Predicted 3D model of a 76-nucleotide RNA (transfer RNA) from a bacterium. Rfam family: tRNA. From the family's description: Transfer RNA (tRNA) molecules are approximately 80 nucleotides in length.
RNA sequence: GCGUCCUUAGCUCAGUUGGUAGAGCACUACCUUGACGUGGUAGGGGUCGCAGGUUCGAGUCCUGCAGGACGCACCA
Numbered sequence: 001g002c003g004u005c006c007u008u009a010g011c012u013c014a015g016u017u018g019g020u021a022g023a024g025c026a027c028u029a030c031c032u033u034g035a036c037g038u039g040g041u042a043g044g045g046g047u048c049g050c051a052g053g054u055u056c057g058a059g060u061c062c063u064g065c066a067g068g069a070c071g072c073a074c075c076a
Base pairs, nucleotide, nucleotide: 001072002071003070004069005068006067007066010025011024012023013022019056027043028042029041030040031039049065050064051063052062053061
C1' cells in the first nucleotide's frame, strides 16, 4: 500500500425482512438475614465510534474519516 471483518449500557454480547434498542453480569433502592452473602422485586444508565447521504422512517442500506483484528504485498 491492497483486501476482509469488527466498533451497540460500566463489562461481555444479542438485535431477523429498515418500523423507532435489549439480555447477562455490574450499580442503586427495597424485601429476606442478628449481620454478611445467597435469593426475590423494582429502578437508573445509550447521540448505536465520528461526519454526511438515501428514506415517511436507519443500529440495519450507501459514502468518507477514526480506532482495532486478520490476511496479502512491498521493504537492505